[in-house]
RNA sequence: UUCUUAUCCAGAGAGGUUUAGGGUCUGGCCCGAUGACACCUCAGCAACCUUCACGCUAGGUUAUUUCAGUGAAAAGGUGCUAAUUCCAGCAAGUUCUUUAAAAACUUGGAAGAUAAGGA
Numbered sequence: 001u002u003c004u005u006a007u008c009c010a011g012a013g014a015g016g017u018u019u020a021g022g023g024u025c026u027g028g029c030c031c032g033a034u035g036a037c038a039c040c041u042c043a044g045c046a047a048c049c050u051u052c053a054c055g056c057u058a059g060g061u062u063a064u065u066u067c068a069g070u071g072a073a074a075a076g077g078u079g080c081u082a083a084u085u086c087c088a089g090c091a092a093g094u095u096c097u098u099u100a101a102a103a104a105c106u107u108g109g110a111a112g113a114u115a116a117g118g119a
Stems, first nucleotide, its partner, number of pairs: 001119008013042005021031003025089004043081003048077002050073005058066001085111001090108006
């Protein structure tokens, strides 16, 4: 860098350094010299990997076992700690409307983020 799978309406901030932008892109809307963003330190959140217990179905082994799922834990590897991934973007549908447009909503998708595994 890319592929696969899963999740993304919950949760959790102080101090220091630095200085003008930041929220991926576009539009909107926000955050920001009362110092954002970033970095560092400490703290916290969560439970992907992890550990423990239970355990359906199916399969393999001489055997120990593997595995959907449920519950618990938080020492370790990541991650996260403004706003739902801040909202929308593409498609379909519903409501409304004579029709269309617009608007609102629903579902799916795209893009992105994170984790685990692979190339």
Model confidence (mean pLDDT): 77 of 100. Predicted 3D model of a 119-nucleotide RNA (SAM riboswitch aptamer (S box leader)) from Peribacillus saganii. It matches the Rfam family "SAM riboswitch aptamer (S box leader)". About the family: The SAM riboswitch is found upstream of a number of genes which code for proteins involved in methionine or cysteine biosynthesis in Gram-positive bacteria. Gene Ontology term of the family: regulation of gene expression. It was read from a public genome assembly, where an Rfam model found it.